[in-house]
RNA sequence: UUAAAUCUUCAGGGCAGGGUGAAAUUCCCGAUCGGCGGUAAAGUCCGCGACUCGCGUCAGCGAUUGAUCUAGUGUGAUUCUAGAACCGACUGUAUAGUCAGGAUGGAAGAAGAUGGAU
Repeated sequence: UUAAAUCUUCAGGGCAGGGUGAAAUUCCCGAUCGGCGGUAAAGUCCGCGACUCGCGUCAGCGAUUGAUCUAGUGUGAUUCUAGAACCGACUGUAUAGUCAGGAUGGAAGAAGAUGGAU
């Protein structure tokens, strides 16, 4: 200086107030939230995870997978600034991104330790 490998820890937020109703944090008005890596700082670009589905020798493998424009600054921004929009698995329940549940789970990944190739 730092390769493989092993281990440890960490790793998701959010309906105030009001209306209708027998009943809704689910409908309506309104409020509010934004995982990880990349890149000019990103929920909307590119990629990944999670969820869901299929297969499985139960190690995993495969498939599916939401949503943004305009103006400005700048060498460079769908990332910044200003403005206006939009999106959000499954099961349950009066129809849910926000409640409850699978989940004291799993995981992209982040940090650290060991290690000792060069």